[in-house]
Context: one part of a larger RNA
RNA sequence: GAACGAACGCUGGCGGCGUGGUUGAUACAUUGCAAGUCGAACGGGAACGUUUCCUUCGGGAAACUAGUAUAGUGGCGGACGGGUGAGUAACACGUGAUCAACAUACCUACAGGACCGGGAUAGCCAUCCGAAAGGAUGGGUAAUACCGGAUAUGACCACAGCAUCACAUGGUGCAGCGGUAAAAGUUUUUCGCCUGUAGAGCGGAUCGCGGCCUAUCAGCUUGUUGGUGAGGUAAAAGCUCACCAAGGCGACGACGGGUAGCCGGCCUGAGAGGGUGGACGGCCACACUGGAACUGAGACACAGUCCAGACUCCUACGGGAGGCAGCAGUGCUGAAUCAUUCACAAUGGGCGAAAGCCUGAUGAUGCGACGCCGCGUGGAGGAUGAAGGCCUUCGGGUUGUAAACUCCUGUCAGGGAUUAGGAAUUUGACCAAUCCCAGAGGAAGCACCGGCUAAAUUCGUGCCAGCAGCCGCGGUAAUACGAAUGGUGCAAGCGUUGUUC
Numbered sequence: 001g002a003a004c005g006a007a008c009g010c011u012g013g014c015g016g017c018g019u020g021g022u023u024g025a026u027a028c029a030u031u032g033c034a035a036g037u038c039g040a041a042c043g044g045g046a047a048c049g050u051u052u053c054c055u056u057c058g059g060g061a062a063a064c065u066a067g068u069a070u071a072g073u074g075g076c077g078g079a080c081g082g083g084u085g086a087g088u089a090a091c092a093c094g095u096g097a098u099c100a101a102c103a104u105a106c107c108u109a110c111a112g113g114a115c116c117g118g119g120a121u122a123g124c125c126a127u128c129c130g131a132a133a134g135g136a137u138g139g140g141u142a143a144u145a146c147c148g149g150a151u152a153u154g155a156c157c158a159c160a161g162c163a164u165c166a167c168a169u170g171g172u173g174c175a176g177c178g179g180u181a182a183a184a185g186u187u188u189u190u191c192g193c194c195u196g197u198a199g200a201g202c203g204g205a206u207c208g209c210g211g212c213c214u215a216u217c218a219g220c221u222u223g224u225u226g227g228u229g230a231g232g233u234a235a236a237a238g239c240u241c242a243c244c245a246a247g248g249c250g251a252c253g254a255c256g257g258g259u260a261g262c263c264g265g266c267c268u269g270a271g272a273g274g275g276u277g278g279a280c281g282g283c284c285a286c287a288c289u290g291g292a293a294c295u296g297a298g299a300c301a302c303a304g305u306c307c308a309g310a311c312u313c314c315u316a317c318g319g320g321a322g323g324c325a326g327c328a329g330u331g332c333u334g335a336a337u338c339a340u341u342c343a344c345a346a347u348g349g350g351c352g353a354a355a356g357c358c359u360g361a362u363g364a365u366g367c368g369a370c371g372c373c374g375c376g377u378g379g380a381g382g383a384u385g386a387a388g389g390c391c392u393u394c395g396g397g398u399u400g401u402a403a404a405c406u407c408c409u410g411u412c413a414g415g416g417a418u419u420a421g422g423a424a425u426u427u428g429a430c431c432a433a434u435c436c437c438a439g440a441g442g443a444a445g446c447a448c449c450g451g452c453u454a455a456a457u458u459c460g461u462g463c464c465a466g467c468a469g470c471c472g473c474g475g476u477a478a479u480a481c482g483a484a485u486g487g488u489g490c491a492a493g494c495g496u497u498g499u500u501c
Stems, first nucleotide, its partner, number of pairs: 001501004006497005013375006019368002021333001026331003031328003036076003041073002044070001049064006083286003093210007102203001104201001107199007115149004124139006155180003159176001161174005212258003219249003224246008261283004265276004288309005311322004339365001341364003347361001348359004378408004388399004412442001414437006421431002445490005450471003456485005466473002
């Protein structure tokens, strides 16, 4: 000098764009919301209200409301989106390869198919248990829920054959013999279902290389290293197991310890390098702590399940409920970090044929000078150089065209009116744009002035009080302390502190 997710002191007009719990991966409110949707899969099927009728005036019935709302079965989505950085020195990440060792719901293209049957079960009704959370028994019912059979172009598995390719197990293509599927709904169109091939996108696995400190850590290792066989997985493999062999790694730093999410980037620097990984984007890991699987195309699953633990809450003491590292918000902590706001109008996502519904993603607004950028706090004229202040050699000098005063302008803030645009037909939460009104009004501070370093005098103090980044000032004329006047620098900021280069 530059930079910052900064903090502190003094001060503070407006706007745009960003940014804001760096500490405690601390605890979280009987706080609200953040993942639903589909009645064009299915069986049921209301009410409020209105009208009419009956009435013992208490009320009852019917129709419309309406096959609407919708609990339940079923489908798809809750594995995305959002948060955090605890753990991790690892194929976690980056980069480059490989899979003749893999999977893929939704989407696209192509080929083929959808025949015949069956038994349940929730909702519902009845009875019962429980304070609740919730549950039991019986009866009856539907499906795009579930099950059986048929069909097999093609696909998968086992057997044997031919051709071709090859990195070893093998890959690809062709014909032969046994097991495996389907579901309907709608007035129609459409949308859907089953099998297979290919694609796209998204994943899984393996390998080369690369990026911290420590030798006051020198030896480490028994599923360890390899083989055979078996199991297991979507898939190779000690991934797991049985048996066999005794291997494997290491001063090119194994093993141990410490620290740490990694990268694109960001800061600095002429560069080389050094530092850093906050916001945004990619990957990874985690979801009160530890463990486990289920479902599913996909999870070992933030707002799913089970077990254990700590903590909090409810309880009729028998038993239950919870998980903000989602958005707000609260307590404690800390030098320190915001609204319990508005809207789905836009973009995107889920579901749906669609209308649409949901969306604290997102879009907006709010708060904070936290940062960067822009604008303003007026312009022109105005000398008797007014008054006042300060200094003085008492002549004057300076503040200073500064003010007063005159003439103007109208940015921002204030008030009013209107509608281009963000919307690609409808749809605007919020923003924005245009025009008019009034009126200099509402808008300047902070640090410094001994040298480094731009800018000096007077008074007070008297090694005191104090200053200080370094050198150093202060013990009676202090340009260095405190104040005043003047000046210098920057300016809605200015200084100080911290950290990095």